Molecule: transfer RNA
Organism: Bacteroidia bacterium
RNA sequence: GUCCCGUUGGGCGAGUGGGCAAGCCGUCACUCUUUCACAGUGGAGACACCGGUUCGAACCCGGUACGGGAUACCA
Numbered sequence: 001g002u003c004c005c006g007u008u009g010g011g012c013g014a015g016u017g018g019g020c021a022a023g024c025c026g027u028c029a030c031u032c033u034u035u036c037a038c039a040g041u042g043g044a045g046a047c048a049c050c051g052g053u054u055c056g057a058a059c060c061c062g063g064u065a066c067g068g069g070a071u072a073c074c075a
């Protein structure tokens, strides 16, 4: 350089074109408790960026960025 794969809350992670983007941990509040821990209830928090296709895109296509892998550098 070329090709392939991946990128979703603080961490992990589901989703395969139309539902309020699931769940676990963490975090915050409340309840419980003499207190703490445990437990219970609830809240906040994410689709890397740009463009395209589509009535509609986290999802399909192209590019960019980042990460991982494969391969070549011969005469």
Stems, first nucleotide, its partner, number of pairs: 001071007010025003018055001027043005048064005